[in-house]
RNA sequence: GUUCCUGUAGUUGAGUUACAACGAUGGUUUUUCAAGCCAUUAGUCCAAGUUAGAGUCUUGGCAGGAGUU
Numbered sequence: 001g002u003u004c005c006u007g008u009a010g011u012u013g014a015g016u017u018a019c020a021a022c023g024a025u026g027g028u029u030u031u032u033c034a035a036g037c038c039a040u041u042a043g044u045c046c047a048a049g050u051u052a053g054a055g056u057c058u059u060g061g062c063a064g065g066a067g068u069u
Base pairs, nucleotide, nucleotide: 001068002067003066004065005064006063007062010022011021012020013019023041024040025039026038027037028036045061046060047059048058049057
């Protein structure tokens, strides 16, 4: 240089409907801590296009990874 793959919450993943686990914060419980329980927290890498509707499809960009030279 070129081909392909990936990009979703603080982290790791799923996804028809934006969800789960862990984490964080507050409460409850306890002599205290931890564990448990309840609540809260927070997200689709960026831009454009297609569509009634895009996390999903298309194009370009950016970042990471793999192959090839």
Predicted 3D model of a 69-nucleotide RNA (transfer RNA) from Mugil cephalus. Its mean pLDDT, the model's own confidence on a scale to 100, is 80. It matches the Rfam family "tRNA". The family's RNA type in Rfam is transfer RNA. Rfam describes the family as follows. Transfer RNA (tRNA) molecules are approximately 80 nucleotides in length. The RNAcentral record of the sequence draws on ENA.